[in-house]
This record gives sequence, C1' cells and structure tokens, in this order.
RNA sequence: CACCGAUAAAGGCAAACUUGCCGAAAGGCAUGGGCGCAAAACUACAGGGCCUAAAGCUUUACUACUAAGCCAUGGCUGCCAGUUACCGAA
Repeated sequence: CACCGAUAAAGGCAAACUUGCCGAAAGGCAUGGGCGCAAAACUACAGGGCCUAAAGCUUUACUACUAAGCCAUGGCUGCCAGUUACCGAA
C1' cells in the first nucleotide's frame, strides 16, 4: 500500500412504525424510535435496475366528467454500481 473485518477503541448512520408539514403519487423534510449497517458517507444528466403517472398523447365514450393504455420532465444509492474515507486484531 492492497485485500480483509474483532464480542477491540473512538465516533457515526438509522428500517418498520408514531406525530407534524410538503407532494397528484412515488416519495421527501422534521420529530420520537431502532431493524439493521464497515461505507447505511457522496453521486439519481456515467450506467443498469426499481417505484410513481400530475400534465401530455391514444382508445372508449363523447358537451363534459369518468374509465383503460402509454409516457419522467417526478423519485429511490438501506438494489447493483462509481468515487472518496475512520480504526487495525487475525
């Protein structure tokens, strides 16, 4: 230095769920909470994947409403991935 990851040390993050707010939704922020995490840090215009479908388009109907389908310009990094990083037993 690289790999690796202890019942080590010092710290860190925070799932479900609760309450409030924002949002059409997915989801986000704050709060309590703690399932877990050695990258559960950062990146959502490097890429794959996943979620949603307001607006728009198509069809049916048709005055309109409604219904079905398509679609990201909306999201997710605690799905994979990329980048960087603390500690040091075996």

A computed fold for a 90-nucleotide RNA from a Bacillota bacterium, annotated as c-di-GMP-I riboswitch aptamer.
The coordinates come from a structure-prediction model, not an experiment, and the mean pLDDT is 81.
It was read from a public genome assembly, where an Rfam model found it.